[in-house]
Context: one part of a larger RNA
């Protein structure tokens, strides 16, 4: 050198821990903004770095309930103060809220610059300080060209809008890798993305049909397919949840303007009247009914106003049983001993494991104010029309239909049904459309306006829960995390927990540079728990001792 032992360094692995996550369940709530929002910049405590809160009234006023002995937010003490004449704390309502932001006087490189106009500061003037001044529809009024009346155009005034939302929802756009073992139809996928718009749902939905919309089966079935990859229904059943409705028009009437033939036409509005397929409904005629009562509906819609009560219910909170001894131990909740509660043996704490120490728990009990609310009243609607007869007036037009192309239907085409694009184009109820190419028959139904809760999706609070993670995991994030750092940017993104019961955080003394470290001393159940602090592996360094080269 090396091997073995012992004890050390130095690393930070394991074990145990959890303040943080990650799922699913149930409830209950769900839009915000010109009254200035999300989101921020800058301030703001007695000193104040971040972080929280707040807004020049700035860790905070006011006010109503709750609540009880402390308190001045955390990291973190200190000064000085507050407080049973009830603070600090918890909820409700309100005040105040600087500058930026849709940013809305203008302008601008955000968080800053610079105005007008009225009004205020003993205010003429400079200067400061309140209001108020954008655009765009739409309404009204007002005023007015070219161009006579009028229009356009302007102006003022009231309304409304503008922006944001993670996810869900409707529509308009719309891929490409990939799969087909290649690839071009096909697939991926109407996905992924952009744009616009709605809302607490969104969307669909009252038959040219089997009301709308979820689930579950029908089924990976019948299809459909370079009949390859692959895609893939319906009918029907069973659930959940259930609600149905106005309008155009025909006809009566009226109001305005226009025309001319002066009572008629047109135009644009009002009001009534009407709303469907065994057709309905209008007009004429006839015939019966005479207006009430009962009874139904009604903030989801159907006509409207959201009145008034209101169960309960959320937003702070309360009452709540039952244990003593014994040794050992730093410490008892674990041993022994003897009780005791139990609508409470759920769960967490507390010096080691507690039904009877503390906080809960089971079970009750509760709100000045602010929300949410079943049901009820009130009130309005349903509600004067009905039969029959004749008569043939309405019943949604560039529409349906057709050709050829495209989309979209599970459906890639001889293709029904459904939607665009071009060309063409109808009928009017003795009409039209449909039953999967077409033809007949049957049978069914009524486009070519329109409104409509509920099952349903998404999230957020809450309560539960877990063969979910336990610090290289579990959220990127248990810690000053979307921080620190990196990028011109869009954008990318870390690392980092544990002293102990309890700070008791080593008073005092020595060596040392009025160090850093270290010895003694004290604390402590431990100090090889000493802040670089639980435990402390292996790599890696050493000391020593033994054998060996």
């Nucleotide at each position: 050198g090396g091997u073995u032992u012992a004890c050390g360094g130095u690393g930070g692995a394991u074990g145990c821990c959890u303040u943080g996550g990650c799922g699913c369940c149930a409830a209950a709530u769900g839009c915000c903004g010109a009254u200035g929002a999300a989101g921020g910049a800058c301030g703001u405590a007695g000193g104040u770095c971040a972080c929280u809160g707040c807004g020049a009234a700035a860790a905070g006023c006011c006010u109503c309930g709750g609540g009880u002995a402390g308190c001045u937010g955390u990291g973190a003490a200190c000064a000085a103060g507050c407080g049973c004449c009830g603070a600090u704390c918890c909820g409700g309502g309100g005040a105040u809220g600087u500058c930026c932001g849709a940013a809305u006087g203008g302008g601008g490189a955000a968080a800053c610059c610079c105005a007008c106009u009225g009004g205020a500061g003993c205010g003429a003037a400079c200067c400061u300080c309140c209001a108020g001044u954008a655009u765009c529809g739409c309404a009204u009024a007002u005023u007015g060209a070219a161009a006579a009346a009028a229009u356009a155009g302007g102006u003022a005034u009231g309304c409304g809008a503008g922006g944001g939302g993670a996810a869900c929802c409707u529509g308009g756009g719309g891929a490409a890798c990939u799969g087909a073992a290649a690839c071009a139809u096909c697939u991926a996928a109407g996905u992924a993305c952009c744009c616009a718009g709605a809302g607490g749902a969104a969307a669909a939905g009252a038959a040219a049909a089997g009301a709308u919309u979820c689930c579950c089966a029908a089924a990976g079935u019948a299809g459909u397919g370079g009949c390859g990859a692959g895609c893939g229904a319906a009918a029907u059943g069973g659930g959940a949840g259930c609600a149905g409705c106005c309008c155009a028009a025909a006809c009566c009437u009226u109001u305005a303007c226009a025309g001319c033939u002066u009572g008629c036409u047109g135009u644009a509005g009002g009001g009534g009247g009407g709303u469907u397929g065994u057709a309905g409904g209008g007009c004429u005629c006839a015939g019966c009914g005479a207006g009430a009562a009962c009874g139904g509906a009604g903030a989801c819609a159907g006509a409207a106003g959201a009145c008034u009560u209101g169960a309960g219910g959320u937003u702070a909170g309360u009452g709540g049983a039952a244990u003593g001894g014994u040794g050992u131990g730093g410490g008892a909740a674990a041993g022994c001993c003897a009780g005791c509660c139990a609508g409470a043996g759920a769960g967490g704490g507390u010096g080691a494991g507690a039904g009877c120490c503390c906080c809960g728990u089971a079970c009750g009990c509760g709100a000045a104010a602010a929300c949410c609310g079943a049901g009820a009243g009130a009130c309005u609607c349903c509600a004067a029309g009905c039969u029959g007869a004749g008569a043939a007036c309405c019943u949604g037009a560039g529409u349906a239909c057709u050709a050829c192309c495209g989309g979209g239907c599970a459906c890639g085409c001889u293709a029904a049904u459904c939607c665009g694009g071009u060309a063409g184009g109808a009928a009017u109820c003795u009409a039209g459309g449909g039953a999967g190419u077409c033809c007949a028959c049957u049978c069914u139904c009524u486009a070519a306006g329109g409104c409509u809760a509920a099952a349903u999706a998404c999230a957020u609070u809450u309560g539960g829960u877990g063969a979910c993670c336990g610090a290289u995991a579990g959220u990127g994030a248990a810690c000053a995390a979307g921080u620190a750092c990196c990028g011109u940017g869009a954008g990318g993104g870390a690392a980092a927990g544990g002293u102990g019961a309890a700070a008791a955080g080593u008073a005092c003394c020595c060596c040392g540079g009025c160090g850093a470290g270290g010895g003694g001393a004290g604390u402590g159940a431990a100090a090889u728990a000493g802040a670089a602090c639980c435990u402390g592996a292996a790599a890696c360094c050493g000391u020593a001792a033994a054998c060996u080269u």